[in-house]
RNA sequence: CUUCCGAGGAGCGUUGCAAGGCGCGGCCGAAAUGGCUGCGCCCCAGGCUUGGAAUGGUGCCUGUUGCAACCGCGCUCACCCGC
Repeated sequence: CUUCCGAGGAGCGUUGCAAGGCGCGGCCGAAAUGGCUGCGCCCCAGGCUUGGAAUGGUGCCUGUUGCAACCGCGCUCACCCGC
C1' cells in the first nucleotide's frame, strides 16, 4: 500500500464532490471480462484518524516513556460542565 473487522455516543431527514454501479460514446490496443476518458442515470456524508487480522510488496533491526484529535446541513436524544 490492498482487503476485512473494531473504536472514535446515537437516531431521523437532506444536498450530492469523490469513489462505486449501469448505459451510450471517444482514444489506445492483435484482443480481452483490458487501460484512459466524456456524458447521462442510480447510489452516495466514517471517504478521516486509530487498533487488530490476512495476503503480497517495501523499509527498519536495543529498548523505554507518553498520547489522541476529528466527522457537510437541519432536527432530536444520550453524556459531561457551567448558569
The prediction has a mean pLDDT of 76. This is a predicted structure of an 83-nucleotide RNA (SAH (S-adenosyl-L-homocysteine) riboswitch aptamer) from uncultured Caldimonas sp. The organism belongs to Caldimonas, within Bacteria. RNAcentral holds the sequence, with entries from MGnify. The model forms 100% of the base pairs in the Rfam consensus.